[in-house]
RNA sequence: GCCCUUGUAGCUCAGGCAGGAAGAGCAGUGGUCUUCUAAACCACUCGUCGGCGGUUCGAAUCCGCCCAAGGGCA
Numbered sequence: 001g002c003c004c005u006u007g008u009a010g011c012u013c014a015g016g017c018a019g020g021a022a023g024a025g026c027a028g029u030g031g032u033c034u035u036c037u038a039a040a041c042c043a044c045u046c047g048u049c050g051g052c053g054g055u056u057c058g059a060a061u062c063c064g065c066c067c068a069a070g071g072g073c074a
């Protein structure tokens, strides 16, 4: 230098191919239960979907460039 993969909640990840506007588990907070704690159950909070731009009525999703991590070739 070229190519590939990955980047989404505090953490681990799904969703992306096929656009309709964001979810799960764990963690956290509150509650129920319990003599207390744990466990269990119920509810709730937390996201500029790596960044910028483009296409579109509408982008996490499609396109371009860039950044970061990992891998391959040279």
Stems, first nucleotide, its partner, number of pairs: 001073007010026004020057001028044005050066005
This is a predicted structure of a 74-nucleotide RNA (transfer RNA) from a bacterium.